Order: sequence, then C1' cells, then structure tokens
RNA sequence: GGCUCCGCGCAGGGAGAAUCCGGGGCAAGCCCGGUGCCGAAGGAGCAAGCGCCCCGGCAAACUCUCAGGCAAACGGACCUGCGCGGGCAA
Repeated sequence: GGCUCCGCGCAGGGAGAAUCCGGGGCAAGCCCGGUGCCGAAGGAGCAAGCGCCCCGGCAAACUCUCAGGCAAACGGACCUGCGCGGGCAA
C1' cells in the first nucleotide's frame, strides 16, 4: 500500500400480497377473532458447489412461512454513490 474483499455510517432507488368477513368502539387506517394471501427484515431447510474423507461442517435471490407483512406511513433483501475503519496484491 489504489482496486477487488469485509464491516460501519450517510444519501438515493427499492417489490409482493384482503384498508376481506364478524364483533367491539363516537370514530379510525384502532382492538379481538376468523379465513384468504405475500416474501426481499430475521429464522429454518436443503441443492449446485466447497470442505472433510469414517461421519459430521459451510452454503442461494431456491424452498418453508416460525417470525414478519397484505391502503398510506414505517420497515425492506439487494443496487448505486460518498465517507470511515480493517485487511490485502503489485
């Protein structure tokens, strides 16, 4: 010690699916129950593959839907830019 790699912060972008049914309540986009649905917080499972080689292990935007969500808002994997830190090749 640039980039690639990892982490954090800021800004921008960012999908899907009943503001369904009943009850409560002055009312609500609220509360309770029910049914239907979504997957891109998180979580879990395995696949290609990696690793091990006796087994175990790691592993996705795939699968599951525990959680979360189904007007708006919030949230939101991921992407881009900037900054900081770590590490590293020449």

This is a predicted structure of a 90-nucleotide RNA (Glycine riboswitch aptamer) from Roseitranquillus sediminis. Model confidence (mean pLDDT): 78 of 100. The model forms 91% of the base pairs in the Rfam consensus. Rfam family: Glycine riboswitch aptamer. Rfam links the family to the GO term glycine biosynthetic process. The source organism's lineage runs through Bacteria, Pseudomonadati, Alphaproteobacteria, Paracoccaceae and Roseitranquillus.